[in-house]
RNA sequence: GUAUUAUUAGCUUAAUGGUAAAGCGCUUCCCUCCGAAGGUAGAGACUAUUGGUUCGAUUCCAAUAUAAUACG
Repeated sequence: GUAUUAUUAGCUUAAUGGUAAAGCGCUUCCCUCCGAAGGUAGAGACUAUUGGUUCGAUUCCAAUAUAAUACG
């Protein structure tokens, strides 16, 4: 330098064009002498950034940024 892949909640991952789901973690309450474990309820991401296509985009297209891999 070129190509490919990835980027979504604090972390790890889902979601094949129709209002983004779960595990762990966090908070409340129950339980307990206190914790842990268990049970209950809840908060938390407008999806890396900017545009485009579309009635509608995490999803399709382009550019940019970051990371990884391969080739040179």
A computed fold for a 72-nucleotide RNA from a Pseudomonadota bacterium, annotated as transfer RNA. Its Rfam family is "tRNA". By type it is a transfer RNA. Lineage of the source: Bacteria > Pseudomonadati > Pseudomonadota. The sequence is in RNAcentral, with records from ENA.